This is a predicted structure of a 92-nucleotide RNA (c-di-GMP-I riboswitch aptamer) from a Gemmatimonadaceae bacterium. The organism belongs to Gemmatimonadaceae, within Bacteria.
RNA sequence: CCGAUUUUCCGGCAAACCCGUCGAAAGGCGGCGACGCAAAGCCACGAGGCUAAAGCGGAUCUCGCAUCCGCAAUGCUCGUCGGGCUACCGAA
Numbered sequence: 001c002c003g004a005u006u007u008u009c010c011g012g013c014a015a016a017c018c019c020g021u022c023g024a025a026a027g028g029c030g031g032c033g034a035c036g037c038a039a040a041g042c043c044a045c046g047a048g049g050c051u052a053a054a055g056c057g058g059a060u061c062u063c064g065c066a067u068c069c070g071c072a073a074u075g076c077u078c079g080u081c082g083g084g085c086u087a088c089c090g091a092a
Base pairs, nucleotide, nucleotide: 005092006091012037013036018031019030020029021028022027035079041085042084043083045082046081047080048077049076050075055071056070057069058068059067060066
């Protein structure tokens, strides 16, 4: 000097519930709050998972922009996993 693993310092992030808000929903944002996290920092690139407005198909019907079922992501999830990029400390 570098920085794999573990530890340490200064610290950092913030699950669920609840409140408000955006959204068809999943979910996002803000507040409260801490379940946890050595990348729980960032990126939807691959996989997985979630939702299904619009669309398509079917059924019912009081025949409507109706109700129900199914398909399916261009939507969501980086705190599901993998990958890419970046990063504090420095005892062993």
The coordinates come from a structure-prediction model, not an experiment, and the mean pLDDT is 83.